[in-house]
Context: one part of a larger RNA
RNA sequence: UGACGGGGGCCUGCACAAGCGGUGGAGUAUGUGGCUUAAUUCGAUUCGACGCGAAGAACCUUACCUGGUCUUGACAUGCAAGUAGUAGAAGCCUGAAAGGGCGACGAGGUAGCAAUACCAGCUUGCACAGGUGCUGCAUGGCUGUCGUCAGCUCGUGUCGUGAGAUGUUGGGUUAAGUCCCGCAACGAGCGCAACCCCUUUGCUCUGUUGGCUUUCAGACGAGAGUCUGAAGUGUUCUGAGCAGACUGCCUCAUCUAAAUGAGGAGGAAGGUGGGGAUGACGUCAAGUCAGUAUGGCCCUUACGACCAGGGCUGCACACGUACUACAAUGCCCGGCACAAAGGGAAGCAAUACCGCGAGGUGGAGCCAAUCCCAAAAACCGGGCCCAGUUCAGAUUGUAGUCUGCAAUUCGACUACAUGAAGCCGGAAUCGCUAGUAAUGGCGCAUCAGCUACGGCGCCGUGAAUACGUUCCCAGGCCUUGUACA
Numbered sequence: 001u002g003a004c005g006g007g008g009g010c011c012u013g014c015a016c017a018a019g020c021g022g023u024g025g026a027g028u029a030u031g032u033g034g035c036u037u038a039a040u041u042c043g044a045u046u047c048g049a050c051g052c053g054a055a056g057a058a059c060c061u062u063a064c065c066u067g068g069u070c071u072u073g074a075c076a077u078g079c080a081a082g083u084a085g086u087a088g089a090a091g092c093c094u095g096a097a098a099g100g101g102c103g104a105c106g107a108g109g110u111a112g113c114a115a116u117a118c119c120a121g122c123u124u125g126c127a128c129a130g131g132u133g134c135u136g137c138a139u140g141g142c143u144g145u146c147g148u149c150a151g152c153u154c155g156u157g158u159c160g161u162g163a164g165a166u167g168u169u170g171g172g173u174u175a176a177g178u179c180c181c182g183c184a185a186c187g188a189g190c191g192c193a194a195c196c197c198c199u200u201u202g203c204u205c206u207g208u209u210g211g212c213u214u215u216c217a218g219a220c221g222a223g224a225g226u227c228u229g230a231a232g233u234g235u236u237c238u239g240a241g242c243a244g245a246c247u248g249c250c251u252c253a254u255c256u257a258a259a260u261g262a263g264g265a266g267g268a269a270g271g272u273g274g275g276g277a278u279g280a281c282g283u284c285a286a287g288u289c290a291g292u293a294u295g296g297c298c299c300u301u302a303c304g305a306c307c308a309g310g311g312c313u314g315c316a317c318a319c320g321u322a323c324u325a326c327a328a329u330g331c332c333c334g335g336c337a338c339a340a341a342g343g344g345a346a347g348c349a350a351u352a353c354c355g356c357g358a359g360g361u362g363g364a365g366c367c368a369a370u371c372c373c374a375a376a377a378a379c380c381g382g383g384c385c386c387a388g389u390u391c392a393g394a395u396u397g398u399a400g401u402c403u404g405c406a407a408u409u410c411g412a413c414u415a416c417a418u419g420a421a422g423c424c425g426g427a428a429u430c431g432c433u434a435g436u437a438a439u440g441g442c443g444c445a446u447c448a449g450c451u452a453c454g455g456c457g458c459c460g461u462g463a464a465u466a467c468g469u470u471c472c473c474a475g476g477c478c479u480u481g482u483a484c485a
Base pairs, nucleotide, nucleotide: 001485002484003482004481005480007479008478009477010476011475012474013473015469016468019432020431021430022429023428026324027323028322029321030320031319032318033317034315035314042053043052064310065309066308067307068306069305070304073128077127078126079125080124081123082122083121088105091102092101093100094099108119109118110117111116130299131298133297134296135295139293141288142287143286144284146282151190152189153188154187155186156185157166158165159164170181171180172179196276197275198274199273201243202242203241204240205239207237211233212232214231215230216229217228218227219226220225246270249264250263251262252261253260326425330384331383332382333381334380342373343372344371347366348365352361353360354359391422396417397416398415399414400413401412402411438461439460440459441458442457443456444455
């Protein structure tokens, strides 16, 4: 100087407390361990591994296993030699395919009159290729974590023999090493904040494909009205630009002062308005050689390459994360409103028709503020009457639909039948402070299809509680002790 202390002081955080909802019990989905296996490819392992890499394992992917094959090779560059019935190739044989064998037919480009030369292709040989083989404790890059915590440092000066200290400590204050005051310090840098994006209010402009209004014309209709076309408009909306919030104003508080705090006015918004992006010096020899790159080591007729089938989906069990429930604030049936954000050409697909349905036939429109996906659902009326039930839906059987070369291992969905556990969950443990939790649906990426209940977004409905900081956990500053570095 640090680190540590079941030392002290001050402070912060969904850390506790106050509340709301879960997990832990059930079934299933998914990941992991274990076991099994020819193989169940590999990595990740306290927080910070375990719906993680994987934003898609039937084949492919695929790295694993079994079997069948190839050896300058599936891919790159170079050298040498050879190459016209050569390279290639319809087809045939063999084979599960890959591979192997035969093969009618049958060659190129540039320069040159031509011979020929060069290039391209192929064959052989040689250099080499290739390796998801090992080492993340040889590395780069990227990432997690403490932590969006408020810290981490430097120059000059001063003090100290020196390691070092000072500044950065102290008194206040803040979300903040934020700001003020004081001070042998004075300044500065990386962080904080601000600058960026979305959102909340207004103004101006913009005006189609969107909105509204009235008028006119047309179509349908008994009418109300609806639709189409034209005209108009700027209040919704779209896209630009600007304004707006700064403790700016007022009152009070702190010994003075400053900073600050409390309240108020005005305002759409008030004290960083709400959210996002943004992650200092460093820590964990943290993670990744399987994303790519890369040193070293290792394999080279195999640890490389191709193919078929299997496996990654196995199942006495254990754990994590989720979904669905156990019901009446519910379930079933019927009716009927109100979104946002997205996606669409090898695509989204309307009206219509067929089917109980998944879906099929067909194809208007749309490269999209125009058309489509698209039905929003929780909401409202009727039935059920507390029961293992009109709860719950696992499991199983039969018949189907769709995708795809192919759903047996191993897809999703539909109909009928079946109708398991489960009556609110021990010890323990998690999330959340407001448009949040809880709850309801909608969309997207990956993608032929899908094991998505996952992930990432969007909107609808919409709470309770916080006395407080004694205690648990994590962190910051000061101080103290130390036999630790």
Small-subunit ribosomal RNA, 3' major domain from a metagenome, 485 nucleotides, folded computationally.
The full RNA is in RNAcentral, with records from SILVA.